[in-house]
RNA sequence: GCCCCCAUCGUCUAGCGGCCUAGGAUAUCAGGUUCUCAUCCUGAAGACAGGGGUUCGAGUCCCCUUGGGGGUG
Numbered sequence: 001g002c003c004c005c006c007a008u009c010g011u012c013u014a015g016c017g018g019c020c021u022a023g024g025a026u027a028u029c030a031g032g033u034u035c036u037c038a039u040c041c042u043g044a045a046g047a048c049a050g051g052g053g054u055u056c057g058a059g060u061c062c063c064c065u066u067g068g069g070g071g072u073g
Stems, first nucleotide, its partner, number of pairs: 001072007010026004018056001028044005049065005
């Protein structure tokens, strides 16, 4: 240089164009339980890498950029 794959809450992850103002686990915070801590129960907050395009409608499809991984000369 060329080719391929990946990017979603702090972390790990679900999502096959409309049921998604995005779900789960864990962590965090608050309350309950407990003599206290832990455990357990309830609740809260928390995310679609950036830009453009297609479409009535995009986390999802296409292009570019950025970052990461792999292959190859």